[in-house]
Annotation: Transfer RNA from a Peptostreptococcales bacterium, 73 nucleotides, folded computationally. Rfam family: tRNA. Rfam classes the family as a transfer RNA.
RNA sequence: GGGGAUAUAGUUUAAUUGGCUAAAACAUAAGAUUUGCAUUCUUAAAAUCAGAGUUCAAUCCUCUGUAUCUCCA
Repeated sequence: GGGGAUAUAGUUUAAUUGGCUAAAACAUAAGAUUUGCAUUCUUAAAAUCAGAGUUCAAUCCUCUGUAUCUCCA
């Protein structure tokens, strides 16, 4: 320099091949339990890499950029 893949809660993964309020585990906070801690139970908050385009509607499709991984040289 060229080809390919990936980017979603704090972390790790889902999801619909365009359509209801984006789901779960761990983690975090609050409450219950305990003398207290831990465990357990309940509840809550928390996310679609950035920009543009197509569309009634985009996490999903198209383009550009950024970052990471990988292959070739």